[in-house]
RNA sequence: GGGCCUAUGGUAAAGUGGCAUCACGCGUCAUUCGCAUUGACGAGUCGGCGGUCCGAUUCCGCCUAGGUCCA
Numbered sequence: 001g002g003g004c005c006u007a008u009g010g011u012a013a014a015g016u017g018g019c020a021u022c023a024c025g026c027g028u029c030a031u032u033c034g035c036a037u038u039g040a041c042g043a044g045u046c047g048g049c050g051g052u053c054c055g056a057u058u059c060c061g062c063c064u065a066g067g068u069c070c071a
Stems, first nucleotide, its partner, number of pairs: 001070007010024002013021001018054001026042005047063005
């Protein structure tokens, strides 16, 4: 320098065009003498910039970061 793959709450993942989801974690409340467990409720996310489309996490381009291969 070039090819390919990946990027989704704090963590690890699902989601292939139409309201972003599960588990753990976090907060509040109930339960308890207290802690744990359990139950209810809640906060918090699509790497960045453009393009296509009525509509983009999803499709396309570039960039950034990581992985892998070639030189």
This is a predicted structure of a 71-nucleotide RNA (transfer RNA) from a Minisyncoccota bacterium. Its mean pLDDT, the model's own confidence on a scale to 100, is 82. Its Rfam family is "tRNA". The family's RNA type in Rfam is transfer RNA. RNAcentral holds the sequence, with entries from ENA and MGnify.